[in-house]
This is a predicted structure of a 90-nucleotide RNA (SAM riboswitch aptamer (S box leader)) from Actinosynnema sp. ALI-1.44. Model confidence (mean pLDDT): 88 of 100.
RNA sequence: CAUCCAUCCCGAGCGGCCGAGAGACCUGGCUCCCUGACGCCGCAGCAACCACCCACCAUGGGCAGGUGCUACCGCCAGGACCGAUGGAGG
Numbered sequence: 001c002a003u004c005c006a007u008c009c010c011g012a013g014c015g016g017c018c019g020a021g022a023g024a025c026c027u028g029g030c031u032c033c034c035u036g037a038c039g040c041c042g043c044a045g046c047a048a049c050c051a052c053c054c055a056c057c058a059u060g061g062g063c064a065g066g067u068g069c070u071a072c073c074g075c076c077a078g079g080a081c082c083g084a085u086g087g088a089g090g
Stems, first nucleotide, its partner, number of pairs: 001090001003088006013043005021032003025079005044070003048067003052062003074082001
C1' cells in the first nucleotide's frame, strides 16, 4: 500500500501547551467551541479485536501485554471503489 474477514449499540477525563475553528470528503441539517473547542504532551480510564489465563461453544468470564479508543447512533440524511479500528496473509 492494496485485498479478505469482523465491528462501528454500549463503555471511558483530568492537567499543561496552542489559539479558531471542529465533528474524515461533498451537499443539506444539527451540535461543540475564546467559560479555549480541534490538535499535541503527561497521567488516568474504557474494554472492541489480537495475545495470555479460566472455562466449555455462549453475544462466556478474567486480565490490561499489542493496537485502539475516551461529545452527540460513523451526530442525522443522501452520494461515493465512503470512512475508522482490529486481525490475517501478501
The organism belongs to Actinosynnema, within Bacteria. The model forms 97% of the base pairs in the Rfam consensus. Its Rfam family is "SAM riboswitch aptamer (S box leader)". Rfam links the family to the GO term regulation of gene expression. It was read from a public genome assembly, where an Rfam model found it.